[in-house]
Predicted 3D model of a 145-nucleotide RNA (FMN riboswitch aptamer (RFN element)) from a mouse gut metagenome.
Its Rfam family is "FMN riboswitch aptamer (RFN element)". Its family is annotated with FMN binding in the Gene Ontology. Rfam's curators write: The RFN element is a highly conserved domain that is found frequently in the 5'-untranslated regions of prokaryotic mRNAs that encode for flavin mononucleotide (FMN) biosynthesis and transport proteins. On this family, see Gelfand et al., Trends Genet 1999: "A conserved RNA structure element involved in the regulation of bacterial riboflavin synthesis genes".
Model confidence (mean pLDDT): 76 of 100.

RNA sequence: UCUUCAGGGCGGAGUGAAAGUCUCCACCGGCGGUAUUUGAACAGGGGGGAAAAUGUAUUUUCACCCUGGAUUCUUAAGCCCGCGAGCCGUAAGGCAGGAACCAGUGAGAAUCUGGUGCCGACAGUAUAGUCUGGAUGGAAGAAGA
Numbered sequence: 001u002c003u004u005c006a007g008g009g010c011g012g013a014g015u016g017a018a019a020g021u022c023u024c025c026a027c028c029g030g031c032g033g034u035a036u037u038u039g040a041a042c043a044g045g046g047g048g049g050a051a052a053a054u055g056u057a058u059u060u061u062c063a064c065c066c067u068g069g070a071u072u073c074u075u076a077a078g079c080c081c082g083c084g085a086g087c088c089g090u091a092a093g094g095c096a097g098g099a100a101c102c103a104g105u106g107a108g109a110a111u112c113u114g115g116u117g118c119c120g121a122c123a124g125u126a127u128a129g130u131c132u133g134g135a136u137g138g139a140a141g142a143a144g145a
Stems, first nucleotide, its partner, number of pairs: 001145005011025004026130002028120002030083004039073003042069001044067004049062006078118002086095003100116005122133003
């Protein structure tokens, strides 16, 4: 530089003239980072076993089991950090935009396990994370050449 790829979810009941929009239950979770998690690899240590050697209680080899490092690779967060999607701007850039606690284990947990909770752009419409629309768009980024 080019190419390809790059988002999931309203099912049931209620109210109503009208609601995947309200209420109750249900359902979904973009990209990168980070780990005490997952899987694999490889030192070291231990255990009993088998075989061989001989100086007869030691050595060597083999496979197995356990352990193990703050090792390497891999995997792992909607609510921890950062980014994307929207709007304005020629651009640099600016604006807008959400959410977590408790218990357990542990040296250490916002990430593990269990529990309970919470959040979800804009426009439209009976008030929308799940419908329709901007969008056959854009894009964090991923893979390949």